This is a predicted structure of a 520-nucleotide part of an RNA (small-subunit ribosomal RNA, 5' domain) from an uncultured bacterium. Its mean pLDDT, the model's own confidence on a scale to 100, is 85.
[in-house]
Context: one part of a larger RNA
RNA sequence: GGACGAACGCUGGCGGCGUGCUUAACACAUGCAAGUCGAACGGGGCUGCAUGACGGAAGUUUUCGGAUGGAAGUUGUGUAGUCUAGUGGCGAACGGGUGAGUAACGCGUGAGCAACCUCUCCUCUACUGGGGAAUAACACAGCGAAAGUUGUACUAAUACCGCAUGAGACCACGGAAUCGCAUGGUUCAGGGGUCAAAGAUUUAUCGGUAGAGGGUGGGCUCGCGUCUGAUUAGAUAGUUGGUGGGGUAACGGCCUACCAAGUCGACGAUCAGUAGCCAACCUGAGAGGGUGAUCGGCCACAUUGGGACUGAGACACGGCCCAAACUCCUACGGGAGGCAGCAGUGGGGAAUAUUGGGCAAUGGGCGCAAGCCUGACCCAGCAACGCCGCGUGGAGGAAGAAGGUUUUCGGAUCGUAAACUCCUGUCCUUGGUGAAGAGAAGAAGACGGUAACCAGGGAGGAAGCCCCGGCUAACUACGUGCCAGCAGCCGCGGUAAUACGUAGGGGGCAAGCGUUGUCC
Numbered sequence: 001g002g003a004c005g006a007a008c009g010c011u012g013g014c015g016g017c018g019u020g021c022u023u024a025a026c027a028c029a030u031g032c033a034a035g036u037c038g039a040a041c042g043g044g045g046c047u048g049c050a051u052g053a054c055g056g057a058a059g060u061u062u063u064c065g066g067a068u069g070g071a072a073g074u075u076g077u078g079u080a081g082u083c084u085a086g087u088g089g090c091g092a093a094c095g096g097g098u099g100a101g102u103a104a105c106g107c108g109u110g111a112g113c114a115a116c117c118u119c120u121c122c123u124c125u126a127c128u129g130g131g132g133a134a135u136a137a138c139a140c141a142g143c144g145a146a147a148g149u150u151g152u153a154c155u156a157a158u159a160c161c162g163c164a165u166g167a168g169a170c171c172a173c174g175g176a177a178u179c180g181c182a183u184g185g186u187u188c189a190g191g192g193g194u195c196a197a198a199g200a201u202u203u204a205u206c207g208g209u210a211g212a213g214g215g216u217g218g219g220c221u222c223g224c225g226u227c228u229g230a231u232u233a234g235a236u237a238g239u240u241g242g243u244g245g246g247g248u249a250a251c252g253g254c255c256u257a258c259c260a261a262g263u264c265g266a267c268g269a270u271c272a273g274u275a276g277c278c279a280a281c282c283u284g285a286g287a288g289g290g291u292g293a294u295c296g297g298c299c300a301c302a303u304u305g306g307g308a309c310u311g312a313g314a315c316a317c318g319g320c321c322c323a324a325a326c327u328c329c330u331a332c333g334g335g336a337g338g339c340a341g342c343a344g345u346g347g348g349g350a351a352u353a354u355u356g357g358g359c360a361a362u363g364g365g366c367g368c369a370a371g372c373c374u375g376a377c378c379c380a381g382c383a384a385c386g387c388c389g390c391g392u393g394g395a396g397g398a399a400g401a402a403g404g405u406u407u408u409c410g411g412a413u414c415g416u417a418a419a420c421u422c423c424u425g426u427c428c429u430u431g432g433u434g435a436a437g438a439g440a441a442g443a444a445g446a447c448g449g450u451a452a453c454c455a456g457g458g459a460g461g462a463a464g465c466c467c468c469g470g471c472u473a474a475c476u477a478c479g480u481g482c483c484a485g486c487a488g489c490c491g492c493g494g495u496a497a498u499a500c501g502u503a504g505g506g507g508g509c510a511a512g513c514g515u516u517g518u519c520c
Base pairs, nucleotide, nucleotide: 001520002519003518004517006516007515008514009513010512013390014389015388016387017386018385019383020382021348026346027345028344030343031342032341035090036089037088040087041086043084044083045082046081047080048079049078050077051076052075053074054073059068060067061066097301098300099299106226107225108224109223110222111221112220113219116218117217121214122213123212124211125210126209127208129163131161132160139152140151141150142149143148169194170193171192173190175188176187177186178185179184199206200205227273228272229271234264235263236262239261240260241259242258243257244256245255246254276298277297278296280291281290282289283288303324304323305322306321307320326337327336328335329334354380356379357378358377362376363374364373365372366371393423394422395421396420403414404413405412406411427461428457429456430455431454432453433452437447464509465508466507467506468505469490470489471488475504476503477502478501479500485492486491
């Protein structure tokens, strides 16, 4: 000198764009953050219409006995619309947060899988036949303070289960050709065994099953790189390898039984400490050094520890089970919970924001769609926290007012500075007009009556901070008297201190200026 997710002191006009718990991965009140589909299914509620039954008002008539008339209402059936607790499907493994752990194939980079998987999507081929048994919901009965739960009986499906058909799918055989990189791969023909499906509909479509190819996403393996300590020198028994078996989508001590005794290590094993990694960012002429906030990629975690289930995908932040700590409810028998999601609270701290608006845009989930959901996201609010831009007025105005300071008392200086005159209108203020962002037609804008534009008003409302001994730009007076104090280094202060304090003047930067901390 540069830089910062900064903090502190003094000061503070506006706008644009960014950024904002670096500390306690401390504990959390409250609300919201993952739903959706009635075009899979049976019920149920409400409403409309049609129709049947019951019911009988007003009215009409009357010989006063009645007759006629049919409304309100109740209920059954059908149909249409709408809502949806439950079954079922898809999603919930994405998106969002945090960096505790991890020195590791975790990450980065480059290869490999002849050892692998991939819902949805795209292309192609073939198929979609015929049956069965249940179960929630609902009803009834019961238990419990609650959370919840038990029994009986009924019912539907794109829920579940057989049967048929079935290949180039899978399994075990045996044959030929060809290729390679060791195990082997590919192609062709053969007979045997096993395995499938689901319908909905507004008739446009949307689906279902099997197989092949593609795309996307993932899994695994390897080369190289990846902090400090030797005042850590030996470490290791599933350890190293093999065989058989198991397990996995898949290779593998991944697991298991047996056998062998290996394997790693001064080219630093092991142990200990520290740490998420990278693209990047800061600095530097570069080499290098430092950092890993925001944004993007990968990894890990979700109160702590362990475990599996479901599923194409999890060993799953807002799923389940167990244990532990903590908190809450309780009728004491038993239950409930997990903000490192968005806000917000307490606490810690030098220190870090609103319990805001909207799904209008972008994107995601579901749905044929309309649409619903979305604290992702888009916006607004707070903070000079940062960067950038603008303003706080412009021109004229003298032997130079007053006043301040100083003085050798002549003067000098603040100083064209002010006053005063003439202007301007950025910001400000009042009124009016008023967007783009919304796509191929229409509708739809939170921001927002915002930005912008037009007109009126009026210099009015808008400057501070640090420094002035040398380094280092900028000097005098007074006070103080080794005191009070200053200080980055050298050093100032003990009676004329340009170094302390104040004033005048000056220098620097400027809505900031200084200080502190950290890095180069």

RNAcentral holds the full RNA, with entries from ENA, Greengenes and SILVA.